[in-house]
Context: one part of a larger RNA
């Protein structure tokens, strides 16, 4: 000291996150039971009373005076009768969810899941969805009262608006739309290019929220003031209805307000200012349930104040059996140094050696290559409107694929019909040919009807009629439609081929039934093959950049130019500090020639400060297309004429890129061709110069030119040279997320906690004194402005830990610091006194108790001297707790299409380790203090707080004060805290004990086992606390401070010499520990100073020196010097051990006691002291019985029986017999 248990004085939740856990309560009969209520519940509601045993009678009850049960009356014990065992603590609001159920087997049982039930959405059966490459299955041998999918979640009332977005259903004239088909172009084909036709998607148009999802802003306004029915005004697809509301949702917040409490960050009821409620992602309610969550009372307890004591395994000794982790070598302490927290360095103290039981303070203990954080051109789940694919669905063609009809189109073909500029009898389509053509097979006319229609008339059909009617001439660019041949353009007819659509067919192909044959049914469609389009997280593989004062976020310091940083050559970092580019220009470009700017004075019409002239000064202050430096005056700025060198080929250096390499790009030189200005010299490969930028694949454009499978051609192809298309994450992949389910490899190269550094922040101080304090800076407060301290805050850094130093806060325990909260001494006060303000010294001691929150901290109650303020890895998780925080579930709220997120909230949710070394609390064995041993003793040193603080009363109603009011020096009582002892009381306990009872077992009685000691009532010793007792002063040296003397400094001056006061504080007085205090003491006692026997050496052995070995006090090797010595038995031997009987001593060891010359144990006997009146025996007892007798219990015997760790007596038994150790040295 764990673990299981029993019991507790007085309080009763004060414990704590929280009544964890214990206790309470319990079973059966009866009475009596509330609010709600879904009338079922609630209920075992609460909350009462009864219960054993013994005698007798009833009843159910029938054959019965059997047996069981129910009942009634008396009797009767006890503290207690469901006597043990077995058996709900109640009750009240509140939140979630309806409920019984289910769940993360091994941290989460829930507010999640699931449920009756409610709704949408799919689906007419070869359905719909699901498994499967298919074949084939499931649902189902079911069929819309059915299957299936998705939301909501009994029930009750109810579920508002928005259809712009995205999804889904419907429509579809139009537009977009592949492949195929057609049609053109392509020198004839092809490739190839245009155009056309046209599915599904989309586009468009509706519609639809119990589809995914959304449901505002500003201003003004009422006769108090607020607020604002009202009123304007932007805006939406609509602006959020009803209910609810500081909520599992509310950030500010502990919101206000009322209740509950002394006190509530809590809980309930309200308000409504909803950061951010809100209506099947259902809203708001709801009786009954809930190992759910929360608040509150009662009942009742060791959670607690405050801990004591009992039992029982273990721990601990002893005897047997025996492991793993873990191990460099080790193994003080304190301060410092050091990779910034050292058992090990450095400096001081500390320390003989070893073992045993404990305690866990360190060994940044063991355990696990850190989960968090960052990194990896690491992984893997997951999402989606990331990229890219694939499966599946939906469609177009095209095969499997046949036959007939109708309808349209297309195209060829036969037949008709139509064609009006003007002029002109009239509606002349072109051209050619043509003088005749048509008619009784019925011409003109008329009538009806149908077409077309420029409206005048064309053309056909019928009927009627009954014989003519039309051209060649006439005008016209063109002559007749008289006539007949070609052709144009429409339009009607037929007919062939295709295309479409639509009706039918039946034989491919499916379905059904049949053993088949074949029958029925659908039917060229479905399926199915191919090919195109569309959809397409349902699958799949990937990607989702870097820089960085950790990472995100943000930015771009990510390509280029300018100036500074840049430290006088070049070059040089930061998420340095200032700027700028991604273009522009056909002149702003090339040469030739000419000018000279800005300003400023003077002049001069309107005209000024400034307009256009004119003069005079005028190194640059202008101006150069844009940032900036450098640069520029007969220019590199302004103006002009002429041109285009901003041109092609080649070479070559430079710079971007100090010193190597580098692609590209930019700058320069020079050669050669060609040209331009210039008289000529010369100049001119764009621009004053330094930014204006970009590789390979592909792709496109120029031109000229190479080449392409036997040969030409000719398409197209490919390549050579130029020029264009970009990559700005700019030396250039094609690319979004989330992960608390997470994994892996790595980092202290990098964050979070602690520790360093550092101190800006904090925190305390200091000058200075503006000004407040009537007057007065400095009783007190003190601005602007400086200037330190601390290393408790917060930050910054990135040093130490990422093969691991557990993170907040309670508990518990210990220690420093002082910048002091009481106490103490003291000064100064705007100090009368009280009581206060400010300071000074002081760290001994003390600094409590509650309420709400996880809190730290802050707020509150009531006390008090007083309820400081910090450090010790924000001290303390190998102590402990686990409320926070910070893994997996789940739920709100927002955010986000989603996976998921959220220093927002909410509810649950594994704390490992036998102790090696130190350290440390306590017990032992040695060895050393120079012979050995007993015993008293000193005290160096070490440890304590051994005390600390009120309160009354006396001083004294005094001192002082106008009064109120109201002290101190002294002393006396008395309580609190604390610290040490002790058990007489008093309490507790007391598994010795005595009594009292159930149940059962041992046949019964007696007298015992078990059932927590069974429960229950008492209880001596012993151990305890709630009981009892004890804790003075005083002296010595300071502190602040007060002073004497007293110079320096002829006075002054507490000071410099000197000296005298003065704190709970410092030393001592007091208590404990302490000869190992190596300086290892004192005293006093005792006993030794030999003897014998056996071997062995004799250059052995002691002694000093150095090496080695041992856990160690030591032992062994070489040198030195020096003469006896070693081993091993044995005798005296002061003491001392073992054994042996014991203890109030004790974890073993150790302490005490005692061993026959004894009372130390046990017994026996006395005493005392607990129980409370044994057994047997009489006697008596309610009844009952005809009698013998049954019969709970009660007297008597009996202040009794049992029992005794206490006090004593007594040798009756047990301590017998013995055995080991032990100095014996010097002079």
């Nucleotide at each position: 000291c764990c673990c299981a248990g029993c019991c507790g004085a007085g309080g009763g939740a004060a414990c704590u996150c929280g009544g964890c856990a214990a206790a309470u309560u319990g079973g059966c009969c009866c009475c009596g039971u509330a609010a709600c209520u879904u009338c079922g519940g609630g209920a075992g509601a609460a909350g009462g009373g009864g219960u054993g045993c013994c005698u007798g009678c009833g009843g159910u009850u029938g054959u019965g005076u059997a047996a069981a049960c129910c009942g009634c009356a008396g009797g009767u014990c006890g503290c207690a009768g469901u006597g043990a065992c077995u058996a709900g603590g109640g009750g009240g609001g509140c939140c979630c969810g309806a409920c019984u159920g289910u769940u993360u087997a091994a941290u989460a049982a829930a507010a999640a899941c699931a449920c009756a039930g409610g709704u949408c959405c799919c689906a007419g059966c070869u359905a719909g969805c699901c498994c499967g490459a298919a074949a084939g299955g499931g649902u189902u041998u079911g069929u819309a009262c059915u299957g299936g999918g998705g939301c909501c979640g009994a029930c009750g009332c109810c579920u508002g608006c928005c259809c712009a977005g995205u999804g889904c259903c419907g429509g579809u004239a139009c537009g977009u739309g592949a492949a195929g088909c057609c049609c053109g172009g392509g020198u004839c084909c092809a490739a190839c290019c245009g155009g056309g036709u046209g599915a599904a998607g989309c586009g468009c148009c509706g519609g639809u929220a119990a589809a995914c999802g959304g449901c505002g802003g500003g201003g003004g306004u009422a006769a108090c003031u607020a607020u604002a029915a009202c009123c304007c005004u932007c805006u939406u697809a609509a602006g959020g209805u009803a209910g609810c509301g500081a909520a599992a949702u509310u950030c500010c917040u502990u919101g206000u307000c009322g209740g509950u409490u002394a006190a509530a960050u809590g809980c309930c009821g309200a308000c409504c200012u909803g950061c951010a409620u809100g209506a099947a992602u259902g809203g708001c309610g709801u009786a009954a349930c809930g190992a759910g969550g929360u608040c509150c009372c009662c009942a009742c307890u060791g959670u607690c104040c405050c801990c004591g004591g009992c039992u029982g395994g273990g721990g601990c000794c002893c005897g047997g059996c025996g492991a793993a982790a873990c191990c460099a070598c080790u193994g003080c302490c304190u301060g410092g140094c050091g990779c910034a927290u050292a058992u090990g360095c450095c400096a001081g103290g500390g320390a003989c050696c070893c073992c045993c039981g404990g305690u866990g303070g360190g060994a940044a203990g063991c355990g696990a290559a850190g989960a968090c954080c960052c990194c990896a051109u690491g992984g893997a789940g997951c999402u989606u409107u990331a990229c890219u694919g694939c499966a599946g669905c939906c469609u177009g063609c095209c095969g499997u694929u046949g036959c007939c009809a109708u309808a349209c189109g297309g195209c060829g073909g036969g037949g008709g019909g139509u064609g009006c500029g003007c002029a002109g009898c009239g509606u002349a389509g072109g051209c050619g040919g043509g003088a005749g053509g048509c008619g009784u097979c019925g011409a003109a006319g008329c009538c009806c009807g149908g077409u077309c229609u420029c409206c005048g008339g064309g053309c056909c059909g019928g009927g009627u009629g009954g014989a003519g009617c039309c051209g060649c001439c006439c005008a016209u660019g063109a002559g007749a439609c008289a006539c007949c041949g070609c052709c144009c353009a429409c339009c009607c007819u037929c007919u062939g081929c295709c295309g479409u659509a639509u009706g039918g067919c039946u034989a491919a192909c499916c379905c059904g039934c049949g053993a088949a044959a074949g029958c029925g049914g659908g039917g060229a469609c479905a399926g199915c093959g191919g090919u195109a389009g569309g959809u397409g997280g349902g699958c799949a593989g990937u990607u989702u950049g870097g820089c960085u004062g950790g990472g995100g976020c943000g930015g771009c310091a990510c390509g280029c130019c300018u100036c500074c940083g840049a430290a006088a050559a070049g070059g040089u970092a930061u998420c340095g500090g200032g700027g700028g580019c991604g273009c522009c220009c056909u002149a702003a470009g090339g040469u030739c020639g000419g000018c000279u700017c800005a300003g400023g004075c003077g002049g001069g019409u309107c005209a000024g400060g400034a307009a256009u002239c004119c003069g005079c000064c005028g190194u640059a202050g202008a101006g150069u297309g844009c940032a900036a430096g450098g640069g520029c005056a007969a220019a590199a700025g302004c103006c002009g004429g002429c041109c285009u060198g901003a041109c092609u080929g080649g070479a070559c250096c430079c710079g971007u890129a100090a010193c190597a390499g580098a692609g590209g790009c930019g700058g320069g030189u020079c050669c050669a061709g060609c040209c331009g200005c210039g008289a000529a010299a010369g100049c001119g490969u764009g621009g004053c110069c330094u930014a204006g930028c970009g590789a390979a694949c592909c792709c496109c454009a120029g031109u000229g030119c190479c080449u392409c499978c036997c040969c030409g051609g000719u398409g197209g192809g490919g390549g050579c040279c130029u020029g264009g298309g970009a990559u700005g994450a700019c030396a250039g992949a094609a690319a979004a997320g989330c992960u608390a389910c997470c994994c892996u490899g790595g980092g202290g190269a990098u964050a979070a906690c602690a520790g360093a550094g550092u101190c800006g922040u904090c925190u305390c101080g200091g000058g200075c004194g503006a000004g407040a304090g009537c007057c007065c800076a400095u009783a007190u407060c003190g601005a602007c402005c400086c200037c330190g301290a601390g290393g408790c805050u917060u930050g910054c850094u990135a040093c130490c830990u990422c093969g691991c130093u557990g993170u907040c806060g309670g508990c518990u325990c210990u220690u420093c610091c002082c910048a002091u909260c009481c106490u103490g001494g003291c000064c100064c006060u705007g100090c009368a006194g009280c009581a206060g303000g400010g300071g000074c010294c002081a760290a001994g001691g003390g600094u409590g108790g509650g309420g709400g929150u996880g809190u730290u901290c802050a707020c509150c109650c009531a006390u008090u001297a007083a309820a400081g303020g910090g450090g010790a890895a924000c001290g303390u998780g190998a102590g402990c707790u686990g409320g926070g925080u910070u893994u997996a579930g789940a739920c709100c709220g927002u955010c986000g299409u989603g996976a998921g997120a959220c220093a927002g909230g909410u509810c649950g949710g594994a704390u490992g380790c036998u102790a090696u070394c130190u350290a440390c609390c306590g017990g032992g064995g040695g060895u050393g203090c120079u012979g050995g041993c007993c015993g008293c003793c000193u005290g160096a040193g070490g440890g304590g707080a051994a005390g600390g603080c009120g309160c009354c009363c006396u001083u004294a109603g005094u001192a002082c004060g106008a009064g109120a009011g109201g002290a101190a020096c002294a002393g006396g009582g008395u309580g609190c805290c604390g610290c040490g002892g002790c058990c007489u009381c008093u309490g507790g306990u007391c598994u010795a004990c005595c009594g009292g009872u159930u149940g059962u077992c041992c046949u019964a009685c007696a007298g015992g086992g078990c059932a927590u000691a069974g429960c229950c009532g008492g209880g001596c010793a012993g151990c305890u606390a709630c009981g009892c007792c004890g804790c003075g002063u005083c002296c010595g040296a300071u502190a602040a401070g007060g002073c004497c003397u007293g110079a320096a400094g002829g006075c002054a001056u507490c000071u410099a010499a000197g000296g005298c006061c003065g704190a709970a504080g410092c030393g001592g007085u007091c208590c404990c520990c302490g000869a190992a205090a190596a300086u290892a003491g004192g005293c006093g006692g005792c006993c030794a100073c030999u003897c014998c026997c056996u071997g062995g050496c004799g250059c052995a052995g002691g002694g000093g020196g150095u090496c080695g070995g041992g856990u160690g006090a030591c032992c062994g090797g070489c040198c030195c010097g020096u003469u006896g010595c070693c081993a091993g038995g044995g005798a005296c031997g002061a003491g001392g051990g073992c054994a042996c009987c014991c203890g109030c001593a004790g974890a073993a060891g150790a302490c005490g006691g005692g061993u026959u010359u004894g009372a130390u144990g046990g017994a026996g006997c006395g005493g005392g002291g607990a129980u409370g009146u044994a057994a047997g025996c009489g006697g008596g007892a309610a009844g009952g019985g005809a009698a013998a007798c049954c019969g709970a219990c009660c007297c008597g015997u009996u202040u009794a029986g049992u029992c005794u760790g206490c006090c004593g007596c007594u040798c009756c038994c047990a301590a017998u017999a013995g055995c080991c150790c032990g100095a014996g040295g010097u002079u």
Overview: Predicted 3D model of a 1227-nucleotide part of an RNA (large-subunit ribosomal RNA, half B) from a terrestrial metagenome. Its mean pLDDT, the model's own confidence on a scale to 100, is 83. RNAcentral holds the full RNA, with entries from SILVA.